The prediction has a mean pLDDT of 78.
A computed fold for a 136-nucleotide RNA from an uncultured Clostridia bacterium, annotated as c-di-AMP riboswitch aptamer (ydaO/yuaA leader).
RNA sequence: AGUGCGAGAUCUCCUAAUUGCUAUAUGCUCAGCGGGGGAACCAUCAUUUUGGGGUGAAUCUUGCCUCACGGCAGGAAGGGCAACUUGGGUGCCCCAACCCGGCAGCUAACCUCGUAGGAGUGCUCCAAGCGUAUGU
Repeated sequence: AGUGCGAGAUCUCCUAAUUGCUAUAUGCUCAGCGGGGGAACCAUCAUUUUGGGGUGAAUCUUGCCUCACGGCAGGAAGGGCAACUUGGGUGCCCCAACCCGGCAGCUAACCUCGUAGGAGUGCUCCAAGCGUAUGU
């Protein structure tokens, strides 16, 4: 060079949501990751019920049903998975929920908060790369 392999339940996936320490306390400002507030400069002028804003992929739009609240179906935008990584193809799914409380643009210093919950085994597709074994 070529050829083979790239597994999976103490494993994997969504998510910021994991690690560490200890006296195991509904603990800790341990680290990591994530969010909010907050100057100058810049930007903005419905800021005033047309309220406004935040986390998140979860917004917009068309039609039908409902007294209404809402519900159903479709489309576009957006998001996730298919077990090394990236890109492409194909397939499957999601497109919620909650919070602040009259109020917040960006934003250095600074201040502050979260670290939950849930789910699962489904393409040996194409290209490039990486790792590993063999081999030289």

It was read from a public genome assembly, where an Rfam model found it.